A computed fold for a 73-nucleotide RNA from Oleoguttula sp. CCFEE 5521, annotated as transfer RNA. Its mean pLDDT, the model's own confidence on a scale to 100, is 81.

[in-house]
RNA sequence: GGGCAAUUGGCGCAGCUGGUAGCGCGCUUCCUUAGCAUGGAAGAGGUCGUGAGUUCAAGUCUUACAUUGUCCA
Repeated sequence: GGGCAAUUGGCGCAGCUGGUAGCGCGCUUCCUUAGCAUGGAAGAGGUCGUGAGUUCAAGUCUUACAUUGUCCA
């Protein structure tokens, strides 16, 4: 320098044919315990890497850039 892949709550990951985002762990409060753990109930937390485009509507499609990984030279 070139090819490919990934980027979504604190972490690890889903998200179908474009229809408005969810799971596990973690966190907070409460119940249970003498206390802790386990278990149960409720809750908070996301401008979906950044910008632009297409569309009535974009996490999803197109494009540029950035970061990371990997392969080739």
Its Rfam family is "tRNA".